Predicted 3D model of a 72-nucleotide RNA (transfer RNA) from a Chitinophagales bacterium.
NCBI's taxonomy places the organism under Bacteria, Pseudomonadati, Bacteroidota, Chitinophagia, Chitinophagales.
It matches the Rfam family "tRNA". By type it is a transfer RNA. From the family's description: Transfer RNA (tRNA) molecules are approximately 80 nucleotides in length.
The sequence is in RNAcentral, with records from ENA.
């Protein structure tokens, strides 16, 4: 320097143009003498940043910034 993948809760990771979820963890409750498990709530996100397309973008389009892996 080209290239290819990826960036979405505290951790992992779904979501391919139409109110942004799951698992795990976290609080808080039921159950239990007690823990733990097992069950029921909530709470945490302006989806990496700016722009553009659209009536509507996390999701398409440019560009920048980050991680990773290929050539050189």
């Nucleotide at each position: 320097u080209g290239u290819g993948a990826g960036g979405u809760a505290g951790a992992g990771c779904a979501g391919u143009g139409g109110u942004a979820g799951c698992u795990c963890g976290a609080a808080g409750g039921u159950c239990u003498c007690a823990u733990a498990a097992a069950c029921c709530u909530u709470a945490g996100g302006u989806c990496g940043g700016c722009a553009g397309u659209u009536c509507g973008a996390a999701u398409c389009u440019g560009u920048c910034c980050c991680u990773c892996g290929c050539a050189a």